[in-house]
């Protein structure tokens, strides 16, 4: 430098045009002699950034940044 995949909750990920979800974690309660486990409830995200398309964008298009994989270069 080129090609591909990805960036969404604290973490791992789903959602591929129509009000953002799950599991784990956190918080509160129940249960228990206590803890753990288990059960119930609940908090939590300007969807990497900027612009465009659209009545409507996490989702489509453009540019940039970052991560991973591959290729090339190493004069």
């Nucleotide at each position: 430098u080129c090609c591909g995949a990805g960036g969404u909750a604290g973490c791992u990920c789903a959602g591929c045009g129509g009000u953002a979800g799950a599991g784990c974690a956190g918080u509160g309660a129940g249960c228990u002699g206590u803890u753990a486990a288990c059960u119930c409830a609940u908090u939590g995200g300007u969807c990497c950034a900027g612009g465009g398309u659209u009545c409507g964008a996490a989702u489509c298009c453009c540019u940039g940044c970052c991560u991973c994989g591959g290729a090339g270069c190493c004069a």